[in-house]
Context: one part of a larger RNA
RNA sequence: GCCAAGGAGUUCUAGGCAGUGGCGAGCAUUGAGCAUAGCGAAAGCGAUUACGCGCAACGGCGCAAGCCGCGAGGCGUGCGGUCCCAACAGGCCGCGAGUCACUGUUUACUGACCUGAAGCCGCACCGAGCUAAACCCGGGCAGGGUGAAGCCGUCCGUCAGGAUGGUCGAAGCCCGCAACCAGUGCUGGUCUAUCCGCUUGGGUGACCUGGGCUUAGGGGUGAAAUUCCAUACGAGGGCGGCAAUAGCAGGUUCCCAUCGAAGUGAACCGCAGUUCAGCCUCUCUGGAGCCGGGCCUUGAGUAGAGAUACUGAUUAAAGGGAACGGGGGCGAAAGCCUUCACCCUUCAGUCAAACUCCGAAUUCAAUGCCGGCGUAGAUGGAGGGAGUUGGGGGAGCGGGUUAAGCACGCUUUCCGAGGGGGGAACGACCCCCACUGCAGUUAAGGUCCCCAAGCAACGGCUAAGUGUUAAUCAGUAAGGUGUCCUGAACCUCAGACAGCGGGGAGGUAGGCUCAGAAGCAGCCAUCCUAUAAUCAACGCGUAACAGCGGACCCGUCAAGGUUCGGGGCGUCGCAAACUCUCGGGACUAAAGCCGUUCACCGAUACUGUGGCACCGUUGCAGUUUGCAACAGGUGAGUAGAUGGGCGUACGGGUCGGGGCGAAGCGAGGCCGUGAGGUCUCGUGGACCGUCUCGUAAUGAAGAUCUUGGC
Numbered sequence: 001g002c003c004a005a006g007g008a009g010u011u012c013u014a015g016g017c018a019g020u021g022g023c024g025a026g027c028a029u030u031g032a033g034c035a036u037a038g039c040g041a042a043a044g045c046g047a048u049u050a051c052g053c054g055c056a057a058c059g060g061c062g063c064a065a066g067c068c069g070c071g072a073g074g075c076g077u078g079c080g081g082u083c084c085c086a087a088c089a090g091g092c093c094g095c096g097a098g099u100c101a102c103u104g105u106u107u108a109c110u111g112a113c114c115u116g117a118a119g120c121c122g123c124a125c126c127g128a129g130c131u132a133a134a135c136c137c138g139g140g141c142a143g144g145g146u147g148a149a150g151c152c153g154u155c156c157g158u159c160a161g162g163a164u165g166g167u168c169g170a171a172g173c174c175c176g177c178a179a180c181c182a183g184u185g186c187u188g189g190u191c192u193a194u195c196c197g198c199u200u201g202g203g204u205g206a207c208c209u210g211g212g213c214u215u216a217g218g219g220g221u222g223a224a225a226u227u228c229c230a231u232a233c234g235a236g237g238g239c240g241g242c243a244a245u246a247g248c249a250g251g252u253u254c255c256c257a258u259c260g261a262a263g264u265g266a267a268c269c270g271c272a273g274u275u276c277a278g279c280c281u282c283u284c285u286g287g288a289g290c291c292g293g294g295c296c297u298u299g300a301g302u303a304g305a306g307a308u309a310c311u312g313a314u315u316a317a318a319g320g321g322a323a324c325g326g327g328g329g330c331g332a333a334a335g336c337c338u339u340c341a342c343c344c345u346u347c348a349g350u351c352a353a354a355c356u357c358c359g360a361a362u363u364c365a366a367u368g369c370c371g372g373c374g375u376a377g378a379u380g381g382a383g384g385g386a387g388u389u390g391g392g393g394g395a396g397c398g399g400g401u402u403a404a405g406c407a408c409g410c411u412u413u414c415c416g417a418g419g420g421g422g423g424a425a426c427g428a429c430c431c432c433c434a435c436u437g438c439a440g441u442u443a444a445g446g447u448c449c450c451c452a453a454g455c456a457a458c459g460g461c462u463a464a465g466u467g468u469u470a471a472u473c474a475g476u477a478a479g480g481u482g483u484c485c486u487g488a489a490c491c492u493c494a495g496a497c498a499g500c501g502g503g504g505a506g507g508u509a510g511g512c513u514c515a516g517a518a519g520c521a522g523c524c525a526u527c528c529u530a531u532a533a534u535c536a537a538c539g540c541g542u543a544a545c546a547g548c549g550g551a552c553c554c555g556u557c558a559a560g561g562u563u564c565g566g567g568g569c570g571u572c573g574c575a576a577a578c579u580c581u582c583g584g585g586a587c588u589a590a591a592g593c594c595g596u597u598c599a600c601c602g603a604u605a606c607u608g609u610g611g612c613a614c615c616g617u618u619g620c621a622g623u624u625u626g627c628a629a630c631a632g633g634u635g636a637g638u639a640g641a642u643g644g645g646c647g648u649a650c651g652g653g654u655c656g657g658g659g660c661g662a663a664g665c666g667a668g669g670c671c672g673u674g675a676g677g678u679c680u681c682g683u684g685g686a687c688c689g690u691c692u693c694g695u696a697a698u699g700a701a702g703a704u705c706u707u708g709g710c
C1' cells in the first nucleotide's frame, strides 16, 4: 500500500417548540403538579366593560363585475387591577384555554459524536542485575628511565655543619600502540539508538576491576553537569482517580427533492473562542400594498477648469511711493545717494483638500409619469432550527507608501459556494450562467499545420523576424536625412537647389591702440568708387604680412528645391545567466500591423422537439391525499434549514417460497432520477422472503484509525 471484518450524535432526568390523540375550566397523579388573577421587596390591595374599523364565513341584491348588511378571529381607541406617585407621565397585567400521553426536534446535566495530550494526586506498590556513592572479601598493573631521604667512605671545619664518591630505591615522578581504563581530533565510517577505524590522554594511583551488601521518588546519590537512579529523570516505573481536561487537531458511514448563507456591528483576561444583532431556512399569523428599474423637471458644487470673481500662495520684468527697518558709499555731524525688504500700479506667467466667476459624466433626494412584484397572499408580525463572525480577486475612487502578488477604507461585481466555451497551461480577465436526450443557430474567441473553420477579397504600412501577447503581464527618454502620409512659408524655365569652372576688386594696411595690429588681440566707426558681384569681413592661418576657404556674383547643367511643423509603422539608444522561444511548427505584397467587406467555425448561451421534477391553477374522485390537463412559472450550489424515500438486524400480525434445491457466492439481462429492486444460468446444500406496524449497538474510503491476511 491493497483486501476483509470492526469503527463515531447514544441513554436517563428536567425544560422549550411543533405534530398527533384523549379530556376540557379543568387535566393528570398513590402523592407532590400545571391551569383558572394579577401587581408589589413587603404589609397588602385585587380585574363580571364598551365603541370604532374590518378579513374569512354567512345573509340580501345583481346577468355579471360588484354593492349592502352582519362580522368569530384580527387591528385601533378606550376602560380596569396593582406598583411608583404632589401631579403629569410610566412599568407589569387583564377583557377566559388548558392539561396529560406519544412522536419529532432542540436546550441543560450526565464521558454526551469518536480519537488524541503534556500534566496533577494517591498506593505502608515495584525497582541500585544499568548507573552514583559508601562499606566488606578478593584480583590486576610488560619493559625502560630519573635517582629524594637514610647509610658507608674520603676531604674541610673548634663545634654546628659543609663538600664529594658510592650505596640505596622514594614519588597522586618520567617514557610507553604491554595489559587495563578513558574518549582529543578526523566536524572520518555506519539504515540499525554512544559502535568501528586512525589519532589522542592516563597507565603505583584521589588507579582499574570481580563478588557481596547499603541508600528509593520531593526521596536517594552527586570531585556539582539539573549528573545518575534499568536505552528519553527540573522529580523513576507500575496501577488507580480516569472515558482527567483540551476554546486545539484529525475523522464522522445510504439516496433524491426545495430554498440557500457568512467572513460584518457590539461586548467579553477578548483577538484560534463565545454571546447578542445582521445575513439563511421552516411553520404559523395577517389581509393590501411593496420596490433595488426607466423618463421629465428641480436641487447639489465633485472631476475638470479658472485667475480683473473672492481668499491665500507664487516667478520674472518695468514704473512709482515712503513714516520705520537691514546692507553699501560720501560726510566731522546733520544729512544725502544707492540697494534689499515693504506698499501701490502696469505687463507676462504659475498654483490650492480646508479658493470659486464657472462646471460635467454619474450618483443621491424630491414632485410627476411609466415599469416590476403582490389576493395564485407580497412588504410586515410571531415562533422553531441553523451556520457564519480567518475571507479573497477585478474595476472605479480615497488617504499612507520609493515600491510591492504591500497595508488601510468606500462603491460595485465575481471567486468563496459556479460547472461549460475562450485566454497555451491559469479560483475570481472575456463570453455565459449548467434539470435531461436529440437537432439546429450564435457569443467571446478564432479560420496555414498541430486544431473545427478563409494560405478569403479590396486598399495601405512595416524589412526590424519588428511582429504573429486584449488586459492581469513582461520597461523609459533626450537625440539621429529609416520610410510613408500630410500642413505652411519661401525660391524657381526672367533657370531655383546641389555639383563643377570663374570672379570675390579699388580708396585702404579705415581711424585709434600697439614693438607689430595690414578684414580676422582690443576700442571706435562701418563710408565711398568701379561693378555681374565683392563684407572696412563669417572661419582657418602669420611675430606681422602672406596664404586657404566663406558670404556675394557670373557661367555650365536643366526641374523641381529649401526650411519649419504634424501624424503612421519601424530602428539605434537598450545589459543576465545551454540551444530557447510567438503554446509549437513555422510565417515577409504574411500566417505581421491599420482600415473596409462578405463567409464560416465555435458553449451546458439561444431556438425547436421529446422526457423528468418542483411550485401554482383548473377539473374529477373526496379531503393534510390520488389521478388528469395547462402555449402557467421554475430547475447551479459549500456551511446550513426543510420535505420525501432506499437498504440492514430483530420482534408482532399477515401472505408465501424451499432437497423437483433456501441463504450465501460468481456471471449476465431487465426495471428505477437514485439509494436499490428483480429475473436467468452456474455454484452451494438448508433455510428464506412479501405486505404492514414497531424497536434499533442500522449503511465507511479516509481518522499516521483497530485486528487479521497478502
Stems, first nucleotide, its partner, number of pairs: 001710006013108011026034002038045002050077004058069004079094005113251004120241004125237002132215002135212006141205001143175003146171001150167007180202003185198002188196002217233001219229002226235001254645006264277005278388002280385006289373003293370003297366004304358001305356002311352005317346005325340006391415008400406001420431003435611007445601003448585003454598001456597006467587002479572002482569010499556005505529003510524003535550001538549003612635004616630006646699001648696006655689003664683008
This is a predicted structure of a 710-nucleotide part of an RNA (large-subunit ribosomal RNA, domain II) from Candidatus Micrarchaeota archaeon CG1_02_60_51.
The full RNA is in RNAcentral, with records from ENA and SILVA.
Model confidence (mean pLDDT): 80 of 100.